[in-house]
RNA sequence: GCGGGUAUAGCUCAGAUGGUAGAGCAAACGACCGAUAAUCGUUAGGUCACAGGUUCGAUCCCUGUUAUCCGCA
Numbered sequence: 001g002c003g004g005g006u007a008u009a010g011c012u013c014a015g016a017u018g019g020u021a022g023a024g025c026a027a028a029c030g031a032c033c034g035a036u037a038a039u040c041g042u043u044a045g046g047u048c049a050c051a052g053g054u055u056c057g058a059u060c061c062c063u064g065u066u067a068u069c070c071g072c073a
Base pairs, nucleotide, nucleotide: 001072002071003070004069005068006067007066010025011024012023013022019056027043028042029041030040031039049065050064051063052062053061
């Protein structure tokens, strides 16, 4: 330099054919217990990497950029 993959909650990851996003773990609070752990319930937590474009509408499609990983040279 070229090609390809990935980027979504604190962490690991889903996400339907385009219709405003969820799970597990972690956190807070409560229940239970003599107490702790375990277990159960509730709650909070998101600029869907960034910028444009298409569309009535974009996490999703298109283009560019950034970061990272893999391969080729």